[in-house]
């Protein structure tokens, strides 16, 4: 240099066909249980905001009524070829 795969909340990791972002798990917070704790269990848990609402899928653009998903460029990680 070329080719392939990947980058999504605090962490791992889904989202199958372009139409709910953050399912599920871990972690965290509050409650129940307990003399107290552990375990178990209930609820909540991306960001801003009083709310309405807005923002957010590595970064920046583009296509589209609509993009994590398609296209372009770049950055980073892993693998292959030379």
């Nucleotide at each position: 240099g070329c080719c392939c795969g990947g980058g999504u909340g605090g962490u791992g990791g889904a989202a199958u066909u372009g139409g709910g972002a953050u399912a599920c798990a871990c972690g965290g917070a509050a409650g129940g249980c307990u003399u107290a704790a552990a375990a178990c269990u209930u609820u909540c848990u991306g960001c801003c905001g009083a709310a309405a609402g807005g923002c957010u899928u590595g970064u920046g653009g583009g296509u589209u009524c609509g993009a994590a998903c398609c296209c372009c460029a770049c950055c980073c990680c892993g693998g292959g070829c030379a």
The prediction has a mean pLDDT of 80. A computed fold for an 82-nucleotide RNA from Candidatus Wildermuthbacteria bacterium RIFOXYD1_FULL_50_12, annotated as transfer RNA. Its Rfam family is "tRNA". The family's RNA type in Rfam is transfer RNA. Taxonomically the source falls in Candidatus Wildermuthiibacteriota (Bacteria, Bacteria candidate phyla).